[in-house]
Context: one part of a larger RNA
């Protein structure tokens, strides 16, 4: 820009892409077969490998925004308690998120048309012949079925809903004047399991979008202060204490203020 007014939401699927793998064991059955040795087709069941997808309840990793321990040194006047620096100083754990080594799922079932091949009926050619007319069976392959994208599929799909004035001229498209600026979209702002930017999604006071605060959860592992015991290091009690990021919920305290722009007027 188009899709024959504009807009919102939901859609059909032409077409395209992805996937398409396989072992072992049990059973049928030590059966058929075979002198024996050996040893099935067909069918049923179980469990693996590799590959692919999703997810984080479990296990595990990370987790320099959480908690604790500890060394050296500097600082807050000193003690105590804290802070800076030393790879996050080092060490022990760890929420969310992201992950695999974790978990779940997938290549299944089935239908259609066929290949080689196997047949039925059957003539040319009184026989024979799967073929000449006609009709079956038959592959991990083909078409569908499964997953994803998809109407620029220009033959440009469909459905529902929303929105839009008067006068004059003109057959109409349209033009001029006055009025109007809809539905909706964007800008801007608060953000997001969305994201390089953009896009996408949510919210913008008729509001829980983010922060704060409150409650909960989770993690750490017993705070500081005080009291007690001990010469002291240290230990006990107060007390599952104190602190607690990204998690769950609640709450307008703070910030999403106020606004602006585009888009028209019934449609080849």
């Nucleotide at each position: 820009c188009g899709a024959a007014g504009g807009a919102a939401a939901c859609u059909u699927g032409a077409g395209a892409g992805g996937a398409u793998c396989u072992g072992u064991c049990c059973u049928u059955a030590g059966u058929a077969c075979g002198a024996g040795a050996g040893g099935a087709c067909c069918g049923g069941g179980a469990u693996g490998g590799a590959c692919c997808g999703a997810c984080c309840g479990c296990u595990a990793g990370u987790g320099u925004u959480c908690c604790g321990g500890u060394u050296g040194u500097g600082g807050c006047g000193c003690c105590a308690g804290c802070c800076g620096c030393a790879u996050c100083g080092c060490c022990g754990g760890g929420u969310a998120g992201c992950u695999a080594c974790g978990u779940c799922g997938g290549g299944a079932c089935g239908g259609g048309a066929u290949a080689a091949c196997c047949g039925c009926u059957g003539g040319a050619a009184g026989c024979a012949u799967c073929u000449a007319a006609g009709c079956g069976g038959g592959a991990a392959g083909c078409c569908c079925a499964c997953c994803u994208c998809a109407a620029g599929a220009u033959c440009a799909u469909g459905u529902u809903u929303c929105c839009c004035g008067g006068g004059c001229c003109g057959u109409a498209a349209g033009g001029c004047c006055c009025c109007u600026g809809a539905a909706g979209a964007c800008c801007c702002c608060a953000c997001g399991a969305a994201g390089a930017c953009u896009a996408c999604g949510u919210g913008g006071u008729u509001g829980a979008u983010a922060g704060g605060c409150c409650g909960g959860g989770u993690g750490u592992g017993g705070a500081a202060g005080g009291c007690g015991a001990g010469c002291a290091a240290u230990c006990g009690c107060u007390g599952g204490a104190g602190c607690u990021u990204a998690c769950c919920g609640g709450u307008a305290c703070u910030a999403a203020u106020c606004g602006g722009u585009c888009g028209u007027g019934a449609g080849g």
The part of an RNA shown here (large-subunit ribosomal RNA, domain VI) has 268 nucleotides and comes from a metagenome.
The prediction has a mean pLDDT of 92.